[in-house]
RNA sequence: GCUUUCAACAUCCCCGUUCCAGGCUGAAGUAAAGGCGCUGGGACUGAAGGC
Numbered sequence: 001g002c003u004u005u006c007a008a009c010a011u012c013c014c015c016g017u018u019c020c021a022g023g024c025u026g027a028a029g030u031a032a033a034g035g036c037g038c039u040g041g042g043a044c045u046g047a048a049g050g051c
Stems, first nucleotide, its partner, number of pairs: 001051007013037001016044007023036003
């Protein structure tokens, strides 16, 4: 450096960071800001294994 499986670190447990798309909520007739311990994907950080 490539690759696989992961999140140890966390003021109970779960939770690495960030971006994109979708979903839910907001919502009452139509909608927005905002919110979600919802889903999928990209990049990055870190751990262990393989090359």

Predicted 3D model of a 51-nucleotide RNA (nadA riboswitch) from an Acidobacteriota bacterium. Its Rfam family is "nadA riboswitch". By type it is a small RNA. Of the family's consensus pairs, 89% are formed in the model. The coordinates come from a structure-prediction model, not an experiment, and the mean pLDDT is 83. The organism belongs to Acidobacteriota, within Bacteria.